Small-subunit ribosomal RNA, 3' major domain from an uncultured bacterium, 478 nucleotides, folded computationally. The full RNA is in RNAcentral, with records from ENA. The prediction has a mean pLDDT of 85.
[in-house]
Context: one part of a larger RNA
C1' cells in the first nucleotide's frame, strides 16, 4: 500500500426473489475421460476444457500403427557431366516404383561451329526436411475477470520515509456521468460520442422491382405511368430543445407534440493489468534433438474399438396431440458457371431422362413450416413414441466391408414429463416454427452462423446465495 475477514455502511448484476421453457430419468447423436488396441494421432481440463482446435477422418486428409521402398531426397540455392522438353506402348508389382521399346527435335543469340535459358537425368558436396521437445526462452493472436468504472500522470502541498493528496466527502448518474464543497490546480488511458444497422420523413433514381387511375387477351403478360411498394444515393429529425413539480445546482418525476424521449432498438468498439491462463500442431521464431531417420514415398489399416462415467444438443413419452385429405394461404435472408437448374416425361420413392433459362431485383435453389377447414383415432405402451433389424433400392466417388447419407417395404425396442442437484431468459426476449448459407464430390449437420413467422408469463422488493465496484474498519498475511 495492498490482500484477505462466516467486520460494518452503500450500490449493481435474470444474482436471488416473482414467472415461463429447460438439463438431470429413455433411445439414438456428437465431444470428452477411462478401458482396450499394432495404432486407436496431436492439443484443450473449475468458472474461461468437453456440438472445442475440426466452417466436413471411406482413400486423400493424416501427423497414428503395420508392411513395402528411399537416402542431396516431396521441396529451395549453388557445381559438373549428359539430354530439349514431351508423347505413346509393353512386362513385373498392392502401389510408391523397377525394367525394356519407339517418336520427338523446339526458344533466343550467332554466318558456322557452338553458347545461353526453361526442363528432365546421373553424381559428389554444402545443405534441405522433422506436427520432433520446451507456450515456463519468445512474437503474433486469443480466453477470463468485463463493457466492470475503473488506471495512472506532471506540478504543487503534507509526511523523516513507504506513501498520501488529487480519484475522498454531500448529492446524482448506465458511467471517475456530472454538479456543489474541498490543498489542491490541470491532463492522458477508459466511459460517453463520432462507426454500422433498425424504426419516421423529404428530394432524387426508375430496370430486371412497382401498378393507382387509362387501354389489353388467361398472367405486370404487354401498350402505358412514376403516384403507391421498394432499390440505392443523399438530407431532416431527438438535444431533457418546450410545459408543470421538485431540487442551490447536476439532476429527478410527469406531461405534451412526435415514427422515435430520456443511452429510441440491436451491433462493432475490451482501459492499466490479473491468471508464468491458452497456443512452439496456423504461421513466425531463441535454444535442444533426429540425419540411410524423430525425414521422404507407397498400399492397407487407425483416428469410427466400448463393461462403463461425464458433457453439449436432438427426438419423445401425445389429444393445445397423432394420421390423411383441401395442395387452401402469408416470409426474410442466402446461394447458384467443373454451378442452379423451369416446364415435360418415367419413377410409390431416394431419383433418372432431358435440357429452357440465368454469372441472376430478370433465371433458379423454392412446395416455406407452424397455421385454418373437413374426417378419422378416444387415453391405449396405441393410427403416441420411433431406435434396432431383414429385404429391395437410389445417388456421390477409382473405391461406400471396416466406414457414408437416402428411399420403399416390413420390423416396431426404451420411454406414460423424470431423484439430489442445476441452466436459459426482462419484449418482438422467452417459448413453439420452418427456410438459407459456409465447410463440401458425398456425408456422421441434430452442430455452428445467420434469417424470418407465431408470440407470451412476471419483477413486491434487496434479507439471504454468486459475482462485482466504492468507503471504512481489523489483521501474528505480503
Nucleotide at each position: 500500500u495492498g490482500a484477505c475477514g462466516g467486520g460494518g455502511a452503500c450500490c449493481c448484476g435474470c444474482a436471488c426473489a416473482a414467472g415461463c421453457g429447460g438439463u438431470g430419468g429413455a433411445u439414438g447423436a456428437u465431444g470428452u475421460g477411462g478401458u482396450u488396441u499394432a495404432a486407436u494421432u496431436c492439443g484443450a481440463u473449475g468458472c474461461a476444457a468437453c456440438g472445442c482446435g475440426a466452417a466436413a477422418a471411406a482413400c486423400c486428409u493424416u501427423a497414428c500403427c503395420c508392411a513395402c521402398c528411399u537416402u542431396u531426397g516431396a521441396c529451395a540455392u549453388g557445381g559438373c557431366a549428359g539430354g530439349a522438353a514431351u508423347u505413346c506402348c509393353g512386362a513385373a508389382g498392392a502401389g510408391a516404383u523397377u525394367u525394356g521399346g519407339a517418336a520427338g527435335u523446339g526458344c533466343u543469340c550467332g554466318a558456322a561451329a557452338g553458347a545461353g535459358a526453361a526442363c528432365c537425368u546421373g553424381c559428389a558436396c554444402a545443405c534441405a526436411g522433422g506436427u520432433g521437445c520446451u507456450g515456463c526462452a519468445u512474437g503474433g493472436c486469443u480466453g477470463u475477470c468485463g463493457u466492470c468504472a475503473g488506471c495512472u500522470c506532471g506540478u504543487g502541498u503534507c509526511g523523516u520515509g513507504a506513501g498520501a493528496u488529487g480519484u475522498u466527502g454531500g448529492g446524482u448518474u448506465a458511467a471517475g456521468u456530472c454538479c456543489c464543497g474541498c490543498a489542491a490546480c490541470g491532463a492522458g488511458c477508459g466511459c460517453a460520442a463520432c462507426c454500422c444497422u433498425c424504426a419516421u420523413u423529404c428530394g432524387a433514381u426508375g430496370u430486371u422491382g412497382c401498378c393507382a387511375g387509362c387501354g389489353u387477351a388467361a398472367a405486370g403478360u404487354c401498350g402505358g405511368g412514376a403516384a403507391c411498394u421498394c432499390u440505392u444515393c443523399g438530407a431532416a429529425a431527438a438535444c431533457u430543445g418546450c410545459c408543470c413539480g421538485u431540487g442551490u445546482a447536476a439532476g429527478c418525476g410527469g406531461g405534451a407534440g412526435g415514427a422515435a424521449g430520456g443511452u429510441g432498438g440491436g451491433g462493432a468498439u475490451g482501459a492499466c493489468g490479473u491468471c508464468a491462463a491458452g497456443u512452439c500442431a496456423g504461421c513466425a521464431u531463441g535454444g535442444c534433438c533426429c540425419u540411410u531417420a524423430c525425414g521422404c514415398c507407397u498400399g492397407g489399416g487407425g483416428c469410427u474399438a466400448c463393461a462403463c462415467a461425464c458433457a453439449u444438443g436432438c427426438u419423445a413419452c401425445a389429444a393445445u396431440g397423432g394420421a390423411c385429405g383441401c395442395u387452401a394461404a402469408c416470409a426474410a435472408a442466402g446461394g447458384g458457371c467443373a454451378g442452379c437448374a423451369a416446364u415435360a416425361c418415367c419413377g410409390c420413392g431416394a431419383g433418372g431422362u432431358g435440357g429452357a433459362g440465368c454469372g441472376a431485383a430478370u433465371c433458379u435453389c423454392a412446395c416455406a413450416a407452424a397455421u385454418g377447414c373437413g374426417u378419422c383415432c378416444u387415453c391405449a405402451g396405441u393410427u403416441c413414441g420411433g431406435a434396432u433389424u431383414g429385404u429391395a433400392g437410389u445417388c456421390u466417388g477409382c473405391a461406400a466391408c471396416u466406414c457414408g447419407a437416402c428411399u420403399a417395404c416390413a420390423u416396431g425396442a426404451a420411454g406414460u414429463c423424470g431423484g439430489a442437484a442445476u441452466c436459459g431468459c426482462u419484449a418482438g426476449u422467452a417459448a413453439c416454427c420452418g427456410c438459407a448459407g459456409g465447410u463440401c464430390a458425398g456425408c456422421u449437420a441434430a452442430a455452428c452462423u445467420g434469417c424470418g413467422g407465431u408470440g407470451a408469463a412476471u419483477a413486491c422488493g434487496u434479507u439471504c446465495c454468486c459475482g462485482g465496484g466504492c468507503c471504512u474498519u481489523g489483521u501474528a498475511c505480503a